[in-house]
RNA sequence: UAGCGACAAAGGCAAAGCCGCUCGAAAGGCGGUGACGCAAAGCCAUUGGGGCUACCGUGCGCAACGAGGCGCACCACGCUUGCCAGGCCGCCGAC
Numbered sequence: 001u002a003g004c005g006a007c008a009a010a011g012g013c014a015a016a017g018c019c020g021c022u023c024g025a026a027a028g029g030c031g032g033u034g035a036c037g038c039a040a041a042g043c044c045a046u047u048g049g050g051g052c053u054a055c056c057g058u059g060c061g062c063a064a065c066g067a068g069g070c071g072c073a074c075c076a077c078g079c080u081u082g083c084c085a086g087g088c089c090g091c092c093g094a095c
Base pairs, nucleotide, nucleotide: 003095004093005092012038013037017033018032019031020030021029023028036082042088043087044086047085048084049083050080051079052078057074058073059072060071061070062069
C1' cells in the first nucleotide's frame, strides 16, 4: 500500500415512533428526543437504474355559463445515497 472485516481498540452515524418548524403544493427536509441497525448508514441525485410526490402543465370526464370548481391519467433539472450499482474521500490492523 492492497485485500480482508476480528466476541480487537478508539470512536462515528442514527431507523421507526414521539415533539417542534412562518422550509415545502406534496413527497420530503431541518431541529430535539430515541436506537432499528450500519465497516463507509461519509460525500456525489448534472454517473446509471429503481422507487416516492405532482404545485404548474397536458389530456379526458363531470359540473357550470353571474363559470374558473371536482375527479382520473400522464408529466421532475422536486425527493430518496439507510433501494441497488458506480465514482470519490476515510478510522483501526487480528489475518

Predicted 3D model of a 95-nucleotide RNA (c-di-GMP-I riboswitch aptamer) from Gemmatimonas sp. Of the family's consensus pairs, 100% are formed in the model. The organism belongs to Gemmatimonas, within Bacteria. It matches the Rfam family "c-di-GMP-I riboswitch aptamer". About the family: GEMM was predicted in a large-scale screen for bacterial structured RNA regulatory elements.